[in-house]
Context: one part of a larger RNA
């Protein structure tokens, strides 16, 4: 250096900002590094190719001719790529006018349930299961009403719905705050795309420290089942799950599918705008933009299947894979309070 790959066989970084880097629109002028063309040098001999010759031929060994990736240099070229210079509006952005949403954060409000606590009725059982016991109740339980505490989550709305990079986000109102969609006769004037490294965010456990603590419930007691039963079934129950503040950074962090452009029949639902014909209006119907399904043709895939949200057709970046086990171990750096993450082999052996 390079070659074939990456949905389901090994392989998409959890995900997002971005630095160096690579890569990048439409037109015009210039400069020639890149790129050609075309000279000159140099590319030593010996080998190697061709062509002759000397050893009887061959090895061998003369002579002679060409070729030589390449490097310097001078001239010329200027479509390509790059530098400089002046422009453009389609790409990005930015105003304006609208507009939908569990989109993030904080205060603060509400109801319906579990729980408990205080009365009232009331009595002999109540819970539980396949059957049962353990448990809870005559110190009055269960049931039922009537008042109070407290903790959590927010039925219905509820969708194949929406929003958000991702993890995620669901009761109600207020502040505060990101994003994105449409529509424009308006601006800038390529400001662009990825993105090693860096930096941010990042379910659930789990940690630290201070608070809560009603329901669940690891662990652990006990009842049952069982041959046993460190399980599934039942009763109870500590962390924990909540709330603030700081760690940890991992998942089947998945669409098992990186991100960005631009192109390639259709039919069909949805969710957000905008216009058009009609109309008094709306709706219907039609055209377009964005997102989110299914369905199918090309085409692509071993196959399944994907199929304008592509796994199709092409470019641009980055990430990764290179037989199975050993092993996501070990041993060193880095990180972390721990737990351990992160980076990551070899012997051996099939």
């Nucleotide at each position: 250096c390079u070659g074939g790959g990456c949905g389901u066989a090994a392989a998409g970084g959890g995900c997002g900002u971005g630095u160096a880097g690579g890569c990048g629109g439409c037109a015009c002028u210039u400069c020639a590094a890149g790129u050609g063309a075309u000279g000159u040098g140099u590319g030593a001999a010996a080998u190697a190719c061709c062509c002759g010759g000397g050893c009887u031929c061959a090895a061998c060994c003369c002579g002679g001719g060409g070729g030589g990736u390449g490097c310097a240099u001078g001239u010329c070229a200027a479509a390509c790529u790059g530098g400089a210079g002046a422009g453009c509006u389609u790409g990005a952005g930015g105003g304006u006018a609208g507009u939908a949403g569990a989109g993030g954060a904080a205060a603060g409000u509400g109801g319906a349930a579990u729980u408990c606590c205080c009365g009232g009725u009331g009595u002999a059982g109540c819970g539980g299961u396949g059957a049962a016991a353990u448990g809870c109740g005559u110190a009055g339980a269960u049931a039922u009403c009537g008042g109070g505490a407290g903790g959590a989550a927010c039925a219905c709305c509820a969708g194949u719905g929406g929003c958000g990079a991702a993890g995620g986000c669901g009761a109600c109102u207020u502040u505060c705050u990101g994003g994105g969609c449409c529509a424009u006769u308006u601006c800038u004037g390529a400001c662009g795309c990825u993105g090693a490294g860096g930096c941010g965010c990042g379910a659930a456990a789990g940690c630290c420290a201070g608070g809560g603590g009603a329901g669940c419930g690891a662990a652990c007691g006990g009842g049952a089942u069982u041959a046993g039963a460190u399980a599934c079934c039942c009763c109870g129950g500590u962390a924990g799950u909540c709330c603030u503040g700081g760690c940890c950074g991992u998942a089947a962090a998945c669409g098992a599918u990186g991100g960005g452009u631009a192109c390639u029949a259709g039919g069909u639902g949805u969710g957000g705008g905008a216009g058009g014909u009609a109309u008094c209006g709306a709706c219907c119907c039609c055209u377009u933009c964005c997102g989110u399904g299914c369905c199918g043709g090309a085409g692509u895939u071993c196959a399944c299947g994907c199929a304008a949200u592509a796994a199709g057709u092409a470019c641009c970046c980055c990430g990764c894979c290179u037989g199975g086990g050993g092993a996501g171990u070990a041993c060193g750096g880095c990180c972390g309070c721990a737990a351990g993450g992160u980076u990551g082999a070899a012997a051996c052996u099939c």